c-di-GMP-I riboswitch aptamer from Methylomonas sp. DH-1, 80 nucleotides, folded computationally.
Model confidence (mean pLDDT): 75 of 100.
The sequence is in RNAcentral, with records from Rfam and Ribocentre.
RNA sequence: GAGACGCUUCGCCACAUCCGCCGCAAGACGGAGCCGGAAAGCCGCGGGUCUUGCUAUGCCGAGACAGCCGGGCCGCCUCU
Numbered sequence: 001g002a003g004a005c006g007c008u009u010c011g012c013c014a015c016a017u018c019c020g021c022c023g024c025a026a027g028a029c030g031g032a033g034c035c036g037g038a039a040a041g042c043c044g045c046g047g048g049u050c051u052u053g054c055u056a057u058g059c060c061g062a063g064a065c066a067g068c069c070g071g072g073c074c075g076c077c078u079c080u
Base pairs, nucleotide, nucleotide: 002080003079004078006076012037013036017032018031019030020029022027035067041073042072043071045070046069047068048065049064050063051062052061053060054058
């Protein structure tokens, strides 16, 4: 440097839900956290879904989701 595996289970992340808080909303953030995760780490790049706006109903604007799929980047154990 390349490839493969993951039985990493101590630990880490964390859906629902609850509490607080921000937002018109989708949802975000902090705490707790049974569903679950081996990239459930990072990037809204392509698709998708959702919210919202309208002279415009769209091949539109603004936003949300990385725990929907794909892609990109980075990283851990072990082996070759």